Predicted 3D model of a 354-nucleotide part of an RNA (large-subunit ribosomal RNA, domain IV) from a freshwater metagenome.
Its Rfam family is "Bacterial large subunit ribosomal RNA". Gene Ontology terms of the family: ribosome and structural constituent of ribosome.
RNAcentral holds the full RNA, with entries from SILVA.
Context: one part of a larger RNA
RNA sequence: UUUUUUUUAAGGAAUUAGGUAAAUUGAUAUUGUAAUUUUGGAAGAAGGUGUGUUUUUUGUAGGUGUAGAUGAAUAAUUGAAGUUGAGAAGGGUUGUAGAGAAAUGGUGGUAGUGAUUGUUUAUCAAAAAUAUAGGACUCUGUGAAGGUGAUAAGCCGAUGUAUAGGGUCUGAUUUUUGUCUGGUGUUGGAAGGUUAAGGGGAUUUAUUAGCCGUAAGGCGAAGUGAUGAUCCGAAGCCUUAGUAAAUGGUGGUUGUAAUUAUAAUGGUUUUAAGGUAGUGAAAUUUCUUGUUGGGUAAGUUUUGAUCUGUAUGAAUGGAGUAAUGAUUUUUGUAUUGUUUUGGAGAGGGACUCA
Numbered sequence: 001u002u003u004u005u006u007u008u009a010a011g012g013a014a015u016u017a018g019g020u021a022a023a024u025u026g027a028u029a030u031u032g033u034a035a036u037u038u039u040g041g042a043a044g045a046a047g048g049u050g051u052g053u054u055u056u057u058u059g060u061a062g063g064u065g066u067a068g069a070u071g072a073a074u075a076a077u078u079g080a081a082g083u084u085g086a087g088a089a090g091g092g093u094u095g096u097a098g099a100g101a102a103a104u105g106g107u108g109g110u111a112g113u114g115a116u117u118g119u120u121u122a123u124c125a126a127a128a129a130u131a132u133a134g135g136a137c138u139c140u141g142u143g144a145a146g147g148u149g150a151u152a153a154g155c156c157g158a159u160g161u162a163u164a165g166g167g168u169c170u171g172a173u174u175u176u177u178g179u180c181u182g183g184u185g186u187u188g189g190a191a192g193g194u195u196a197a198g199g200g201g202a203u204u205u206a207u208u209a210g211c212c213g214u215a216a217g218g219c220g221a222a223g224u225g226a227u228g229a230u231c232c233g234a235a236g237c238c239u240u241a242g243u244a245a246a247u248g249g250u251g252g253u254u255g256u257a258a259u260u261a262u263a264a265u266g267g268u269u270u271u272a273a274g275g276u277a278g279u280g281a282a283a284u285u286u287c288u289u290g291u292u293g294g295g296u297a298a299g300u301u302u303u304g305a306u307c308u309g310u311a312u313g314a315a316u317g318g319a320g321u322a323a324u325g326a327u328u329u330u331u332g333u334a335u336u337g338u339u340u341u342g343g344a345g346a347g348g349g350a351c352u353c354a
Stems, first nucleotide, its partner, number of pairs: 001349008010340002014338001019335001027051005036041001038172001052093006062084003068078003094098001106333004111328002113325002118130002134170007146156003174319003178250003183247002185243005192238003198232002204226004210219003251269005278312001279309001290306005
């Protein structure tokens, strides 16, 4: 000097981002136990008290069980003896200390969040993430939908059959889930429009037997080749109806009440519809340490309200909620070397000397 560990006057979280770490508590018997609650819990809530040894009641209660007794009985019951054996209540005694060591919960209030047990980043994250029972929508009538595979067979689904199986979202329970189908998606309809390949072959054209012409050249059947019009032609799109626990959305402006302020109420514009019930400076609030009550001597955190919600809001679920959590915020009590502020002891290293 470092590490592990023991202890510490007085104060007792003043430390710190934060009680991180350490300390406290601890066993057992008994007593006693709040709000609240899904009546199961919460609960070991919290908070008290006893604990050694000896003696008396007393070798007692009880167990076992021989002889015996009852009994038809080798069943069963009972039960001297023998053996074993708590607990309680008095009295005494003793140490600083009696669960004498070790092992062995600190606890209460309040709020957020996920209902819960479970799962997860082997090797920096255990959580509010994931899963879950429950809820809803949707697909699938069986060689099912869906998956795998090479557009195959085969296999899984399933030796199942809609109370079954697949997919998506939500996430116990309680209560509730408003409105909009204009956009996007999806399902159904189909008169009409658009329309590919293909069908069809009008037209135009190349070539030339032949014919006309003195010639240059012109016309030109059949065949073959090229071109390819009107027209016929599926789905899709246009179109039409439905659908939001599909993807999603859910206004502005201006007047008005006997002080002021505010606006139940009126006008106007505009949309597919204009945010309902709830909740709200929130895990969401920029301004912001909003304002106000509580807590403190003093509180950017916290809790109860308020609503002016930059940008809350209903299964992208909304709002509550007992129980639960190595979860997050805040606070009381107990307790402590976390600290005021250091000190002392022990074991192991480094280091120095040998």